[in-house]
RNA sequence: ACGUUGAACCAGCCGAGUCCCCGAGGAGCCCAACCUCGGGGAGCGGGGGACCCAAUGGCCACCAGCUAGGUGGCCGGGGGCGAAUCGUCGCCAUCGAGCGGCGUAGCGCGGCCCUUUUCGCGCGAGCCCGACAGCUAACCCCGUAGGCGCUCCAAGAGGGGGUUU
Numbered sequence: 001a002c003g004u005u006g007a008a009c010c011a012g013c014c015g016a017g018u019c020c021c022c023g024a025g026g027a028g029c030c031c032a033a034c035c036u037c038g039g040g041g042a043g044c045g046g047g048g049g050a051c052c053c054a055a056u057g058g059c060c061a062c063c064a065g066c067u068a069g070g071u072g073g074c075c076g077g078g079g080g081c082g083a084a085u086c087g088u089c090g091c092c093a094u095c096g097a098g099c100g101g102c103g104u105a106g107c108g109c110g111g112c113c114c115u116u117u118u119c120g121c122g123c124g125a126g127c128c129c130g131a132c133a134g135c136u137a138a139c140c141c142c143g144u145a146g147g148c149g150c151u152c153c154a155a156g157a158g159g160g161g162g163u164u165u
Base pairs, nucleotide, nucleotide: 006165007164008163009162010161012148013147014146018042019041020040021039022038023037024036025035026034043144044143045142046141047140048139053134057075058074059073060072061071062070063069077132078129079128080127081126086103087102088101089100090099091098092096106123107122108121109120110119112160113159114158115157116156117155118154
């Protein structure tokens, strides 16, 4: 130095929201680091956007005749980010895109990581576009925020990583 094996121990997490470079400022001797603003690049995430393909609402009446379809009437705008939808019940000077209760599709957490089973806990919001968007090569555009936590720290199976010895 490499390989094998044993033991002990892993503080970060949700989210695409990270990393690097340049300039200016905050700041108090200067620099670095840190923070803020602006610019650029990489990575990551999202939207728009052809062919092909897919789709082309609900209810009622009539024609037809038991099928395909057609006509008429009434009702309903639609879409995006995100896990955050849907159902039911209740409330109201306000009847709504309202508020609340219960459940629920779905999502997250339980202390190294991944897969899986069981158990427990929590969330199940908010915002935007403005009559317009299925998918989508080329192409175009945008975002890269915010929040929580440090002794509270589940269990079983399989696999893997790091540190120390």
Record summary:
A computed fold for a 165-nucleotide RNA from a Solirubrobacteraceae bacterium, annotated as c-di-AMP riboswitch aptamer (ydaO/yuaA leader).